[in-house]
This is a predicted structure of a 330-nucleotide part of an RNA (large-subunit ribosomal RNA, domain IV) from an uncultured archaeon. The prediction has a mean pLDDT of 85. It was read from a public genome assembly. It matches the Rfam family "Archaeal large subunit ribosomal RNA". On this family, see Cannone et al., BMC Bioinformatics 2002: "The comparative RNA web (CRW) site: an online database of comparative sequence and structure information for ribosomal, intron, and other RNAs".
Context: one part of a larger RNA
């Protein structure tokens, strides 16, 4: 010096990206327990008190003996709940074992699952909701086929896809791309019919025609999409209002500097002595937005963020003890 363990006066997060690490708390009994809530919870919420030994007394209860007609009484050994007095230590769950706690916000409802060996999560799953296919010799899947799975099942079923508890909701657009339905007419292959280069072959032409396409409709919890420019109110500013271009339709309810905001450390408020932080607001949102779900939400989370109490060698600022290693000398 390093590795492991331990202790530190005063301060107490000043350390640091960040309380990382460590410390605090801890079992059991009694008291007590706010907000919120889906009324189940939250909850061991929080916050207090007790805890060892001896003696006496009171109650509970098992069992034995004696007395007693009996309810029972006395007594012995136990069980258990309490009360009182006394004793000792700095300290009585004296070692071991054994929750730190509280508050706001984001995400995901929850339990569960995952990158064996750098990621456990906000990712996957999930119950629930929605759409699509299918009436059974079905639909979907495996197989060239025979055959097999779903399925000894039968729409309250099976298969496929999306969203993801619950609550309030889920706006407008079918022009494009898909999908579904229809179709007088048009287009359209081979085969077939007819014509044809004097005959044959090959070739050429015409007609007929399925699916498909054109065409006509439907469909967005299908893929997806959801504008611009001017003017205008008796201070100013702003624009309920008007005009105009344009689209398939021009973003509704909500939410919003957001896990989304470039400008940006936006502006205001709260928090701090001081805050690119956090929370609450504001909103022409570079580039939010409704099952590619929107917004809330109790409970839950080795998830992310900020704050507070307690606590501490994280730090001020190091020191010492102890076990080991390395190093120096022999």
């Nucleotide at each position: 010096u390093c590795c492991g363990a331990g202790u530190a006066a005063g301060g107490g997060a000043a350390u640091u990206c960040g309380g990382c690490a460590a410390a605090u708390u801890a079992g059991c009994c009694c008291c007590g327990u706010g907000c919120c809530u889906u009324c189940g919870g939250c909850a061991u919420a929080a916050g207090g008190g007790g805890u060892c030994c001896c003696u006496g007394c009171u109650g509970u209860u098992g069992u034995g003996u004696u007395c007693g007609u009996a309810u029972g009484a006395a007594u012995g050994c136990g069980u258990u709940a309490g009360c009182a007095g006394g004793g000792c230590u700095c300290a009585g769950u004296g070692a071991c074992a054994a929750g730190a706690g509280g508050g706001u916000c984001c995400c995901g409802a929850c339990u569960g699952u995952u990158u064996a060996a750098c990621a456990a999560a906000a990712a996957c799953u999930u119950a629930a909701c929605c759409u699509u296919u299918c009436g059974c010799c079905a639909g979907u899947c495996c197989g060239c086929a025979a055959g097999g799975a779903u399925g000894a099942g039968u729409a309250u079923g099976a298969a496929a896809g999306g969203u993801g508890a619950c609550g309030c909701c889920u706006g407008c657009c079918c022009a494009g791309u898909g999908c579904c339905g229809g179709u007088a007419u048009c287009u359209c292959a081979a085969a077939c019919u007819c014509c044809u280069u004097u005959u044959c072959a090959a070739g050429g032409g015409a007609g007929c025609u399925a699916a498909g396409g054109a065409c006509c409709g439907g469909u967005a919890a299908a893929c997806g999409g959801c504008g611009g420019a001017a003017g205008u109110a008796a201070c100013u500013a702003u624009a309920a209002c008007u005009u105009u271009c344009u689209u398939a339709a021009g973003g509704u309810a909500g939410c919003g500097a957001a896990a989304u905001a470039c400008c940006u450390u936006g502006u205001c408020g709260u928090u701090u002595g001081a805050u690119u932080g956090a929370c609450g607001a504001c909103g022409c949102g570079c580039a939010u937005g409704a099952a590619u779900g929107g917004c809330g939400u109790a409970a839950c989370g080795a998830g992310g963020u900020c704050c507070c109490u307690a606590c501490u060698g994280u730090c001020c600022c190091u020191a010492c003890u102890u076990g080991g290693a390395a190093c120096c000398u022999c």